[in-house]
Context: one part of a larger RNA
RNA sequence: UGACGGGUCCCCGCACAAGCAGUGGAGCAUGUGGUUUAAUUCGAUGCUACGCGAAGAACCUUACCAGGGCUUGACAUCCCGGUGACCGCCCAUAGAAAUAUGGGCUUCCCUUCGGGGCGCCGGUGACAGGUGGUGCAUGGCUGUCGUCAGCUCGUGCCGUGAGGUGUCAGAUUAAGUUCUGUAACGAGCGCAACCCUCGUUUUCAGUUGCCAUCAUUAAGUUGGGCACUCUGGAGAGACUGCCAGCGUCAAGCUGGAGGAAGGUGGGGAUGACGUCAAGUCAUCAUGCCCCUUACGUCCUGGGCUACACACGUGCUACAAUGGGCGGUACAACGGGUUGCCACUCCGCGAGGAGGAGCGAAUCCUUAAAGCCGUUCUCAGUUCGGAUUGGAGGCUGCAACUCGCCUCCAUGAAGUUGGAAUUGCUAGUAACCGUGGAUCAGCAUGCCGCGGUGAAUACGUACCCGGGGAUUGUACA
Numbered sequence: 001u002g003a004c005g006g007g008u009c010c011c012c013g014c015a016c017a018a019g020c021a022g023u024g025g026a027g028c029a030u031g032u033g034g035u036u037u038a039a040u041u042c043g044a045u046g047c048u049a050c051g052c053g054a055a056g057a058a059c060c061u062u063a064c065c066a067g068g069g070c071u072u073g074a075c076a077u078c079c080c081g082g083u084g085a086c087c088g089c090c091c092a093u094a095g096a097a098a099u100a101u102g103g104g105c106u107u108c109c110c111u112u113c114g115g116g117g118c119g120c121c122g123g124u125g126a127c128a129g130g131u132g133g134u135g136c137a138u139g140g141c142u143g144u145c146g147u148c149a150g151c152u153c154g155u156g157c158c159g160u161g162a163g164g165u166g167u168c169a170g171a172u173u174a175a176g177u178u179c180u181g182u183a184a185c186g187a188g189c190g191c192a193a194c195c196c197u198c199g200u201u202u203u204c205a206g207u208u209g210c211c212a213u214c215a216u217u218a219a220g221u222u223g224g225g226c227a228c229u230c231u232g233g234a235g236a237g238a239c240u241g242c243c244a245g246c247g248u249c250a251a252g253c254u255g256g257a258g259g260a261a262g263g264u265g266g267g268g269a270u271g272a273c274g275u276c277a278a279g280u281c282a283u284c285a286u287g288c289c290c291c292u293u294a295c296g297u298c299c300u301g302g303g304c305u306a307c308a309c310a311c312g313u314g315c316u317a318c319a320a321u322g323g324g325c326g327g328u329a330c331a332a333c334g335g336g337u338u339g340c341c342a343c344u345c346c347g348c349g350a351g352g353a354g355g356a357g358c359g360a361a362u363c364c365u366u367a368a369a370g371c372c373g374u375u376c377u378c379a380g381u382u383c384g385g386a387u388u389g390g391a392g393g394c395u396g397c398a399a400c401u402c403g404c405c406u407c408c409a410u411g412a413a414g415u416u417g418g419a420a421u422u423g424c425u426a427g428u429a430a431c432c433g434u435g436g437a438u439c440a441g442c443a444u445g446c447c448g449c450g451g452u453g454a455a456u457a458c459g460u461a462c463c464c465g466g467g468g469a470u471u472g473u474a475c476a
């Protein structure tokens, strides 16, 4: 100087407390461990691995296993020879396919006619290739402490020196934020602001959007209008600016006015010096090591989907604030031509057959919880839907291993969950639906969107994490 203390003091955080909803019990989904296996590819492992890489494993993907093939190679450059059908397409035979053999069709471009280009085949070796190893050789990227308020430098001063001071004290702040004092005076990276978005308003613009007035219709449908809504450009607006009190005449704090908004207005993006030899050689790049008729590469089939079990994360429930049936109301963000699909007909339905519109403020385009009525009457039930049997639909070369959906039947566990433990302070939690990426198909996951919409916070003794000061130390 740090680090540490079941030392002390001050301060903060959904850290506790006060509340609400859960997890832990059940069934299923998904990930992991373990076990099994020819293989169950690899990585991630306290917080900071475990619905993680994977925004989507039937084949492919695919890296794993078994078997069948190839060896200058599936891919790149160079050299030599051949060639313009030897390539390509189609057919046949063998085969599981890769591939091999045979047949048919088709006859590249430029040219100074020497040749050149392009493509293919054969050969030779230089080489290719490796998701093989090392993340403890590395770059890049990322997690975490932590959006915590810290981390440093120049000059000066103090100390023999390591070093200290500044960065401290008193106030204050979300903040090393600011003020006053002060051997310090300044400065940098962080904080804040500048950026995006939501909330109010002015102005410009008015179609595909909107409809107050006039006319019109089944319907903003049409004429008409651009007031209003909305869209998206440019501005305004919030600064403790104003008032009162407190405060050291300060920084600021408390209350009030006005205001759409008030003291960082809400949300996002933004992550200092560094820590963990943290993670990634399987995104990519890369040193070294290793393989080279194989640790490369092509193909078929299988596996990654196994299943006495254990854990994590979720979904659905156990019901009456509910289940069923009928009627009826109100969104937002997004996506769409190999696409989204209105409407009509067929089907109980998944869906099928036609078929309008839309490269979209125009079409796809009905939200659901809600509200109204009715039924069930507390039961393993008209709760719950697992599991299983049968019949079908869709995608796709192909749903056996191993997809999703529909209908009929079946109707398991489960009556609110031990110890323990998680999230959340407001348009939040909780409940409800809805869109998108990936994607042929496959979503209870992920990333968004809106609808309904709470309870509680006395407070800081305690648990956890963090910041500052101080003290002890046989630690560095």
Stems, first nucleotide, its partner, number of pairs: 001476002003473003007470007015460002019424005026316008034307002042053002064302007073127001077126002079123006088105007108117003129291002132289003138285002140280003143276001145274001150189006156165003168181004195268004200236007209226003214223002239262001242256005318417001322376007335364002339358002343354004383414001388409007430452007

Overview: RNAcentral holds the full RNA, with entries from ENA. The part of an RNA shown here (small-subunit ribosomal RNA, 3' major domain) has 476 nucleotides and comes from a bacterium. The coordinates come from a structure-prediction model, not an experiment, and the mean pLDDT is 82.